[in-house]
C1' cells in the first nucleotide's frame, strides 16, 4: 500500500430501513437495616467515531476520512 472486521451512556452490549435506541454493571435518590453489605423501588446519563449521500424515514444502506484489531505482497 491493498483486503477483512470493529467503533452505540462511565464500562460491557442489543436493536429486520419504521413508536420514545433495549438490557447488565456502575452512578444518584428512596425503602429495608443499630450501621454497612445484600435485596427491593424510582431516577439521571447516548451529536450511535467524523463529514457527506440515498430514502417519506438511516444506529442500520453507499462514499470519503479518523481510530482499534486481524490478514497479505
Nucleotide at each position: 500500500g491493498c483486503c477483512c472486521u470493529c467503533g452505540u451512556a462511565g464500562a460491557g452490549a442489543a436493536a429486520u430501513g419504521g413508536u420514545u435506541a433495549a438490557c447488565u454493571c456502575g452512578c444518584c435518590g428512596g425503602a429495608u437495616u443499630c450501621c454497612u453489605a445484600a435485596u427491593c423501588c424510582g431516577g439521571a446519563g447516548a451529536u450511535u467515531g467524523u463529514c457527506g449521500g440515498u430514502u417519506c424515514g438511516a444506529g442500520u444502506c453507499c462514499g470519503a476520512c479518523c481510530g482499534g484489531g486481524g490478514g497479505u505482497g
The RNA shown here (transfer RNA) has 73 nucleotides and comes from Microdochium trichocladiopsis. The RNAcentral record of the sequence draws on ENA and Rfam. Its mean pLDDT, the model's own confidence on a scale to 100, is 82. Its Rfam family is "tRNA". By type it is a transfer RNA. From the family's description: Transfer RNA (tRNA) molecules are approximately 80 nucleotides in length.